Source information
Predicted 3D model of a 91-nucleotide RNA (c-di-GMP-I riboswitch aptamer) from uncultured Geobacter sp. The sequence was found by an Rfam model in a public genome assembly.
[in-house]
RNA sequence: GCUUGAAAAAGGCAAACCGUCCGAAAGGGCGGGACGCAAAACCGCUGGCCUAAGUCCCCGAGGAACGGGAUACGGCAGCAGGGAUGCCAUG
Numbered sequence: 001g002c003u004u005g006a007a008a009a010a011g012g013c014a015a016a017c018c019g020u021c022c023g024a025a026a027g028g029g030c031g032g033g034a035c036g037c038a039a040a041a042c043c044g045c046u047g048g049c050c051u052a053a054g055u056c057c058c059c060g061a062g063g064a065a066c067g068g069g070a071u072a073c074g075g076c077a078g079c080a081g082g083g084a085u086g087c088c089a090u091g
Stems, first nucleotide, its partner, number of pairs: 002091001004089002012037002017032006035078001042083002045081003048076003054071005
């Protein structure tokens, strides 16, 4: 340097749920909590998924409200792929 994650050690992260704050929502921050994780550390680059404030369209007798539809410029890195890094151990 490459390969692999069977066993082990030092440790690390933290799902659901609860509290609180931010957000239109999806979701996120912090604290508690552990389902799990060998990159469950980082990057929304590709696909996928979630949401729809705003915008556009329809409806609305002219206007508006309500309602319906489309849409990411909002998210998910614990959905997969990719990028660039990293601890311990096997070969």
Overview: Its mean pLDDT, the model's own confidence on a scale to 100, is 88.